[in-house]
This is a predicted structure of a 74-nucleotide RNA (transfer RNA) from an uncultured Bacteroidales bacterium. Its mean pLDDT, the model's own confidence on a scale to 100, is 80. The sequence was found in a public genome assembly. Its Rfam family is "tRNA". Rfam links the family to the GO term triplet codon-amino acid adaptor activity. The family's RNA type in Rfam is transfer RNA.
RNA sequence: GGCGUUAUAGAGUAACAGGUCAACUCGUCGCUCUUUCAAGGCGAAGAUUACGGGUUCGAGUCCCGUUGACGCUA
Numbered sequence: 001g002g003c004g005u006u007a008u009a010g011a012g013u014a015a016c017a018g019g020u021c022a023a024c025u026c027g028u029c030g031c032u033c034u035u036u037c038a039a040g041g042c043g044a045a046g047a048u049u050a051c052g053g054g055u056u057c058g059a060g061u062c063c064c065g066u067u068g069a070c071g072c073u074a
Stems, first nucleotide, its partner, number of pairs: 001073007010026004019057001028044005050066005
């Protein structure tokens, strides 16, 4: 250089044919429980789905480009 895969809350993963609050686990915070801590129970916050365009009534999902990461190849 060429080709391919990939990017979603603090971390790790879902969302399978494009469809309406983007879900789950861990973590964080509050309440509860306990003499206290942990564990358990209840609840909350937290993501402009890497960035910029396009298609569509509608995009995390499809298309193009950019950037990062990983792999194959010369």